[in-house]
RNA sequence: UAAGUAGAAUAAAUAAUCGCAGCUGGCAGGCCGAAAGGCGUCAGAUGAGGAAAGUCCGGGCUUCGCAGGGCAGGAUGCCGGAUAACGUCCGGUGGAGGCAACUCUAAGGAAAGUGCAACAGAAAUGUACCGCCAGAAAACUGGUAAGGGUGGAAGGGCAGUGUAAGAGACUACCGCCUUCCUGGUAACAGGAGGGGCAUAUGUAAACCCCAUCCGAAGCAAGACCGAACAAAAAGCAAUGUGGCUGCCCGUCACGCUUUUAGGUGGGUCGCUGGAACCUGCUGGCAACAGCAGGUCUAGAUAGAUGAUUAUUCACGACAUAACCCGGCUUAUCGUUUUGCUUAUGCC
Numbered sequence: 001u002a003a004g005u006a007g008a009a010u011a012a013a014u015a016a017u018c019g020c021a022g023c024u025g026g027c028a029g030g031c032c033g034a035a036a037g038g039c040g041u042c043a044g045a046u047g048a049g050g051a052a053a054g055u056c057c058g059g060g061c062u063u064c065g066c067a068g069g070g071c072a073g074g075a076u077g078c079c080g081g082a083u084a085a086c087g088u089c090c091g092g093u094g095g096a097g098g099c100a101a102c103u104c105u106a107a108g109g110a111a112a113g114u115g116c117a118a119c120a121g122a123a124a125u126g127u128a129c130c131g132c133c134a135g136a137a138a139a140c141u142g143g144u145a146a147g148g149g150u151g152g153a154a155g156g157g158c159a160g161u162g163u164a165a166g167a168g169a170c171u172a173c174c175g176c177c178u179u180c181c182u183g184g185u186a187a188c189a190g191g192a193g194g195g196g197c198a199u200a201u202g203u204a205a206a207c208c209c210c211a212u213c214c215g216a217a218g219c220a221a222g223a224c225c226g227a228a229c230a231a232a233a234a235g236c237a238a239u240g241u242g243g244c245u246g247c248c249c250g251u252c253a254c255g256c257u258u259u260u261a262g263g264u265g266g267g268u269c270g271c272u273g274g275a276a277c278c279u280g281c282u283g284g285c286a287a288c289a290g291c292a293g294g295u296c297u298a299g300a301u302a303g304a305u306g307a308u309u310a311u312u313c314a315c316g317a318c319a320u321a322a323c324c325c326g327g328c329u330u331a332u333c334g335u336u337u338u339g340c341u342u343a344u345g346c347c
Stems, first nucleotide, its partner, number of pairs: 001343010012312007020047002023044005030039003049318001053329002056327005061218004068249004073214005078092005093107001094105004108209002113207002115203003129148002131144005156174002159171003175197001176195008222269004231260006240254005274296001276295008313316001
C1' cells in the first nucleotide's frame, strides 16, 4: 500500500424566529358537559429508532382457578458457565469451510423396533451377469465372491499367507464393539489390551426411544366513576349444569344454554422510576456480578416533533412509540475509528 476478517461510534450539522404536545410552577375562576369530568394563559425543562420494523422467543404486569395430580400436545437437544428467563449470550469440545485471521453447525440414541433410499445394475437387506476353478466331447453340474461392469454404497476396508480357484479361513494395519490407564470439572484427547464382528451403507430437519422444560388468555388485560334501561319465550336441570380445562381424576359454585327485544357506547386510571441508564474501581479469559458516585430522558387517543431563513459538507439510506423490558431475525446511504490475518515493497 492492497485485499480480507472481527468490533465500536454516528445516522446530516450549527444558529435564529414562529408554532405543536404532555409535565412542573404562577395567574385566572371564565367556557364545554346531563354527570363523571375536561379546557384557558404565562414561564421553565423535556419530547420517536438502531432497528421504533417482523410479532419469532422469554419475562414483568392483569384476570380466571381454594389448591392439585395424570394424559395428550408442544419446545429444547455436545460440555461448562451467565441471566429474572429464553430457542438468547460467553467460553470450550467434535465436525465442515477458508492459506490464515475467522465463519457455520437441527451436535443425544441407528447394537430396542418400524419405515424410506430414485435412476443405473443380474441383484439394494443380501445377490451371482461376465469372469476364475473342477468334472465333461459338448450341453450342463458343482465350488467361488479375489478380478470386471453398474452405482454414493454390492456379504466392513486394504496388503499378504493360504487355496483346485478363492474367502476374516488366518495374519498385520484401519473400521466397529469392549476393558483399563493418563490429562481435563466435563464434552473429549492420547495410550495399552481383548473380541473375527449378519453388529452388513445412509437417513431420526422420518416415526420412535431418552433427558430437561412448559396452566390458559391477554393492556381491545383489567379497575373505578357518571348516566340510562325492560324484559319475554323455549330447553336442560342434582344420576344435572357451569368454572378450573384440550381430555380424565379431583375440586368449587348453584345454576346454565339459545332466540327475540330494550338501554349504554361518556369519563378517569392502568400510562411510565425501570430486572433503568452513565462513569469509575474490584473479581472473572469472557458473558456478567459486586461496590461507589451521578442522571431522570415521549405518554398521544383520529392520534404531539412542524414551518421559514442563513451557513457548512459526507448532499443524508432503511425508516416514525401506543403497557413495559431482555433478545433474535429482516432492511439499510455514508462518515469516523480499533484489533488481527495474508501478499508485496522499503528501512
Background:
Predicted 3D model of a 347-nucleotide RNA (Bacterial RNase P class A) from Lactonifactor longoviformis DSM 17459. The prediction has a mean pLDDT of 78. Lineage of the source: Bacteria > Clostridia > Clostridiaceae > Lactonifactor > Lactonifactor longoviformis. The same sequence occurs in records of 2 taxa. It matches the Rfam family "Bacterial RNase P class A". Gene Ontology terms of the family: dimeric ribonuclease P complex, tRNA processing and ribonuclease P activity.